This is a predicted structure of a 187-nucleotide RNA (glmS glucosamine-6-phosphate activated ribozyme aptamer) from Pelotomaculum sp. UBA3103. Its Rfam family is "glmS glucosamine-6-phosphate activated ribozyme aptamer". By type it is a riboswitch. NCBI's taxonomy places the organism under Bacteria, Bacillota, Eubacteriales, Desulfotomaculaceae, Pelotomaculum.
[in-house]
RNA sequence: AAUUAAAUUCAAGCGCCAGAACCCUUAUUUAGUCUCAGACGUCCAACGACUGACGACCAAAUUAUAAGGGUUGACGAGGAGGGGGUUAAUCGAGAUUUUCGGCGGGUGCCCCCCGGUCCGGCCGGACCGUCAGCGGCAUUACAAAACUACCGGGCAACCGGUGGGACAAAAGUGCCAGCGGCCAGCA
Numbered sequence: 001a002a003u004u005a006a007a008u009u010c011a012a013g014c015g016c017c018a019g020a021a022c023c024c025u026u027a028u029u030u031a032g033u034c035u036c037a038g039a040c041g042u043c044c045a046a047c048g049a050c051u052g053a054c055g056a057c058c059a060a061a062u063u064a065u066a067a068g069g070g071u072u073g074a075c076g077a078g079g080a081g082g083g084g085g086u087u088a089a090u091c092g093a094g095a096u097u098u099u100c101g102g103c104g105g106g107u108g109c110c111c112c113c114c115g116g117u118c119c120g121g122c123c124g125g126a127c128c129g130u131c132a133g134c135g136g137c138a139u140u141a142c143a144a145a146a147c148u149a150c151c152g153g154g155c156a157a158c159c160g161g162u163g164g165g166a167c168a169a170a171a172g173u174g175c176c177a178g179c180g181g182c183c184a185g186c187a
Stems, first nucleotide, its partner, number of pairs: 014104004019100001020072009032057003035053004040048002075092003081113006114129005120183005135176005147164007
């Protein structure tokens, strides 16, 4: 250093990275590359391919490929009775382009048990989960990224932090809305 085993701690837009994109190094390959102006491709931006220049650079700068090493890969709100099973598990924000794609997990969903509500008891049923009514109407609140200023780390791609900073939906609250059989009670 690798592998194996054990223990402890932490998470749930959480963890990981083999596709993909980007950065660096090395090797090979490639003669043009960049800047400015113009106009074209649907408007802006970006990008692409052209035209121009007393412009700058250059014989490996740039292009392409491979290998190695790195980077990116979900912005918050919300969500847990117990057991088993299962996988594309709620809500919005986003200059919606990688917040793509893949793997794992997961408070979702299904079944059972327990519990609650449906005026009381028993049985069943429906809907839910201790704030325990599916649904409808009204009302009403809150976020982070983004953006921006500064600081730190890294050759770089990028990463982290502090401050400023606007805008959600689900939710919450109020009202409407509650089954069958038998028995009991009241009238």